A computed fold for a 121-nucleotide RNA from a Flammeovirgaceae bacterium, annotated as SAM riboswitch aptamer (S box leader).
[in-house]
RNA sequence: UACUUAUCAAGAAAGGUGGAGGGAUUAGGCCCUGUGAAACCUUGGCAACCGUGCAAACAUCACUUAUGCGAAAGGUGCCAAAUCCUACCCCGAUGGAGGGACCAUCAGGGAGAGAUAAGAA
Numbered sequence: 001u002a003c004u005u006a007u008c009a010a011g012a013a014a015g016g017u018g019g020a021g022g023g024a025u026u027a028g029g030c031c032c033u034g035u036g037a038a039a040c041c042u043u044g045g046c047a048a049c050c051g052u053g054c055a056a057a058c059a060u061c062a063c064u065u066a067u068g069c070g071a072a073a074g075g076u077g078c079c080a081a082a083u084c085c086u087a088c089c090c091c092g093a094u095g096g097a098g099g100g101a102c103c104a105u106c107a108g109g110g111a112g113a114g115a116u117a118a119g120a121a
Base pairs, nucleotide, nucleotide: 001121003119004118005117006116007115008114013043014042015041016040017039021032022031023030026087027086028085029084044079045078046077049075050074052070053069054068055067083113088110089109090108092106093105094104095103096102
């Protein structure tokens, strides 16, 4: 880097350095930011994906497992806003206009993209 699977409306910030941007990318919107952005460092915290402890259904037994509970001195990850929202497809409500196409606002489903984990190459 591409592939497979799972998850993504919950949760969790202070200090130091730094000095103008940031919210993945493009566009639009909206927002954060000199009451100090990104990045780096320190400390703190959140969270059960892997791993780990206990229990454990599927007629019975054993092992294992789905699963449940615990655990944050193992491996990652994360700590504004839904992955901040929209974009492509389908669909609902209300209103406008009306011959129709259409327009506005609000909601739902899916795809795509992205993030993280685990796996396999």

The prediction has a mean pLDDT of 80. Taxonomically the source falls in Flammeovirgaceae (Bacteria, Pseudomonadati, Bacteroidota, Cytophagia).